[in-house]
RNA sequence: GCGGGGCGCGUCUAGGGUUCCGCCGCCGCGAGGCGGGUCUGGUCCGAGAGACGCAGGCGGUCCGCCGGCAGCGGGACCGUUCCACGGCGGGAGAAAAGCCCGGGAGGC
Numbered sequence: 001g002c003g004g005g006g007c008g009c010g011u012c013u014a015g016g017g018u019u020c021c022g023c024c025g026c027c028g029c030g031a032g033g034c035g036g037g038u039c040u041g042g043u044c045c046g047a048g049a050g051a052c053g054c055a056g057g058c059g060g061u062c063c064g065c066c067g068g069c070a071g072c073g074g075g076a077c078c079g080u081u082c083c084a085c086g087g088c089g090g091g092a093g094a095a096a097a098g099c100c101c102g103g104g105a106g107g108c
Stems, first nucleotide, its partner, number of pairs: 008054005015045002020042002022039001023036005056081008064072002083103001085106001089101003
């Protein structure tokens, strides 16, 4: 320098908007209609660089498979799984976002 891995899933959070519900305003006898997210909220979306868990990887111990040794893609348990600055623009269900493009471009 080049290539690959650093992954996947679930429940949440920071954050996000406004379909639905609620709330607020107006109209209507009423059922309801219209407007408002510059309404705390429920539903909803939601992190590579947030949390926890599951699965997976790696290492170890014990067990199992085997008559034994060697070997093993099987089981249980323990340990480990680091680091990480970042646009503009585009995309999506109603819409937006720390979502996706994206551990991208770029920077150090």
This is a predicted structure of a 108-nucleotide RNA (Guanidine-I riboswitch aptamer) from Kutzneria buriramensis. Taxonomically the source falls in Kutzneria (Bacteria, Bacillati, Actinomycetes, Pseudonocardiaceae). The sequence was found by an Rfam model in a public genome assembly.